[in-house]
Molecule: transfer RNA
Organism: Parcubacteria group bacterium Gr01-1014_33
RNA sequence: GGGCGCUUAGCUCAGUGGUAGAGCGCUGCUUUUACACAGCAGAGGUCCAAGGUUCAAUCCCUUGAGCGCCCA
Numbered sequence: 001g002g003g004c005g006c007u008u009a010g011c012u013c014a015g016u017g018g019u020a021g022a023g024c025g026c027u028g029c030u031u032u033u034a035c036a037c038a039g040c041a042g043a044g045g046u047c048c049a050a051g052g053u054u055c056a057a058u059c060c061c062u063u064g065a066g067c068g069c070c071c072a
Base pairs, nucleotide, nucleotide: 001071002070003069004068005067006066007065010024011023012022013021018055026042027041028040029039030038048064049063050062051061052060
C1' cells in the first nucleotide's frame, strides 16, 4: 500500500427497514439458622462517529475512527 471481517446493556452475543432482546452479571423480594441454588420483580443502551437514501435506519450507501485477519 491492497483486500476482508467486527464495533448493539458491565461481559459474551442475537437482531438484515417499522418505537432494541437473550444468557451471565447487578439490585430488591420470597425461600434458608445463614450462604448457595431456585422462583418472582426491577434497574441498566445517543446501537463507534458524521453525512446520504427512505414516510421510517441498529439494519441500505459514502466517508472517517478503533480492533482483528490475509496479501504485498